The RNA shown here (Glycine riboswitch aptamer) has 123 nucleotides and comes from Azospirillum halopraeferens DSM 3675. The model forms 91% of the base pairs in the Rfam consensus.
[in-house]
């Protein structure tokens, strides 16, 4: 020089499973309406802005919160174990459990590949 193997990077690419479930809540954003209040413009039956109210049934959309039943396992967590070390005991899965997380999209995602950086038995 090379270098099994290991670690990091909100780097890049791939990446599964399971109800867009039911009920309640104007809780948030948008949209629509108003016969209400205030202001401005105006010849005005009007227009604009702010506040307040209604609409998720009939004539809305997206999201969220709470409760309920069902389901998934590949963030994390826990348990057993082949096996490994071995004094006590410890480490250990894609298996198991589902506390957590998830069940349209998005996000996340064990793991795999690539790139960059670092460590490293050996040599």
């Nucleotide at each position: 020089a090379c270098g099994a193997u290991c670690c990091c990077u909100c780097g890049c690419g791939g990446g599964a499973g399971a109800g867009a479930c039911c009920g309640c809540c104007g809780c948030g954003g948008c949209g629509u309406c108003c016969a209400c209040c205030g202001g401005c413009c105006c010849u005005g039956u009007g227009g604009c802005c702010g506040g307040g109210g209604a609409c998720u049934c009939c004539g809305g959309c997206c999201g969220g919160g709470c409760g309920g039943c069902g389901c998934c396992g590949a963030a994390g967590g826990a348990g057993c174990a082949a096996c490994c070390g071995c004094c006590c005991c410890g480490g250990a899965a894609a298996c198991u459990c589902u506390c957590a997380g998830g069940c349209a999209a998005a996000a996340g995602g064990a793991c795999c590949g690539c790139a960059g950086g670092g460590a490293a038995a050996g040599g």

Description: The prediction has a mean pLDDT of 77. Lineage of the source: Bacteria > Alphaproteobacteria > Azospirillaceae > Azospirillum > Azospirillum halopraeferens.